[in-house]
């Protein structure tokens, strides 16, 4: 100077007038008035994880579902974050990906001889016979293919092939170093039947579910509504089952057993009436509370390779409910971008014009 890599900030600000919409304080009987604070975001998006909080009367067991998967730490917790590790990729900073394919199933199209207890289509070598062919042997060359019975040189051999040798690679094992994955080193053995599980599986760990339209309290109203209904219901909101808790009446008849003054058990049947549940009709649809002080925010110091943790100071920054923040004009100034809370927080995708900033890696040139 040039092209990469990785992170990060901002993404309008000031003054005035006029308008929403909360929050204190006065004041008014109430409407409301005065004076003072204060008003969208890094992503508010995405409804994908996870948590707080609320309810489901209390505590299990198991099956189905659903999640995660190198090794350690972090953190309320997570599929999340940090740091090592090990294969890929890349010169490189970086930057993708990680339980199992000898527990079994299926899958690899076309193409090619042959796609996994799978080969001889060309070639090359031997024997016969000879312009053709025909039987042995061979997988190093060569073809097709995403992928073809470890690769690289030597040597041998009719031509080859771990068939031998060397190095790598695979494997069994020993020493050391590491908390560990795992790495380094030494013996030893020619040693292999490829690949796919975001393919069904299978191993190991893990999970109650529904949500602020959660709950919660007060107001008003209608027809103590009608029908069905005798034993179940409810259960931590997928099923099974074990537990628990509420309920399991009342008359008649028939039979059986016991007892015999009255009578009691026990099974069938038959009436009444109801509990839970269903079904069918009616009223309400209205306030106030959750509702914003928080695993929270901003600065500093300590520890830790970091993620993050401790501990001091300082400060209280939106709470609409059909849904407020907004308009005009001057100054400054980069800007015409993704885009608007609705219960709250911790991450994770995703979209984003421009302008600024750190730090690394390569190439060139200059001193």
């Nucleotide at each position: 100077u040039g092209g990469g890599a990785a992170g990060a900030a901002u993404g309008g600000g000031u003054a005035a007038u006029u308008g929403c919409c909360u929050c204190g304080a006065c004041a008014a009987a109430a409407a409301u008035g005065u004076c003072g604070g204060g008003g969208a975001g890094g992503a508010a998006a995405g409804u994908c994880c996870g948590a707080a909080c609320u309810c489901c009367g209390c505590a299990g067991a198991g099956c189905a579902g659903g999640a995660a998967a190198g090794u350690c730490g972090c953190u309320a917790a997570c599929g999340g974050c940090g740091a090592c590790u090990c294969c890929g990729g890349g010169c490189a900073a970086c930057u993708g990906g990680g339980g199992g394919a000898a527990a079994g199933u299926g899958c690899c199209a076309c193409a090619g001889a042959a796609a996994a207890u799978a080969u001889a289509c060309c070639g090359c070598c031997c024997c016969g016979a000879u312009a053709u062919c025909g039987g042995g042997g061979u997988a190093a060359g060569g073809g097709u293919g995403a992928a073809a019975u470890g690769g690289u040189g030597c040597g041998g051999u009719a031509a080859g092939a771990g068939c031998g040798c060397a190095c790598c690679g695979c494997u069994u094992u020993g020493u050391c170093u590491g908390u560990g994955a795992a790495g380094a080193u030494g013996a030893g053995g020619g040693c292999a039947u490829g690949g796919u599980a975001a393919a069904c599986c299978c191993u190991u760990u893990u999970c109650g579910g529904a949500g602020c339209a959660a709950g919660a309290u007060c107001a008003a109203g209608c027809a103590u509504g009608g029908a069905u209904g005798a034993a179940a219901u409810a259960g931590u909101u997928g099923c099974u089952c074990g537990c628990u808790a509420u309920g399991c009446u009342u008359u008649c008849c028939c039979u059986g057993c016991c007892g015999u003054u009255u009578g009691g058990c026990a099974g069938a049947g038959a009436a009444a009436a109801u509990a839970a549940g269903u079904c069918c009709g009616g009223g309400u649809g209205g306030a106030u509370c959750g509702c914003a002080u928080g695993a929270g925010c901003a600065g500093g110091u300590c520890u830790g390779u970091a993620a993050a943790g401790a501990u001091c100071u300082g400060a209280c920054a939106a709470g609409a409910u059909a849904a407020a923040u907004a308009a005009u004009u001057g100054c400054c100034a980069a800007u015409u971008a993704c885009a608007g809370a609705a219960u709250u927080c911790g991450g994770c995708u995703u979209a984003c014009a421009g302008u600024u900033c750190u730090u690394c890696c390569c190439a060139g040139c200059a001193u």
Predicted 3D model of a 367-nucleotide RNA (Bacterial RNase P class A) from a Fidelibacterota bacterium. Of the family's consensus pairs, 98% are formed in the model. The coordinates come from a structure-prediction model, not an experiment, and the mean pLDDT is 76. Rfam family: Bacterial RNase P class A. Gene Ontology terms of the family: ribonuclease P activity, tRNA processing and dimeric ribonuclease P complex. From the family's description: Ribonuclease P (RNase P) is a ubiquitous endoribonuclease, found in archaea, bacteria and eukarya as well as chloroplasts and mitochondria. It is annotated as a ribozyme.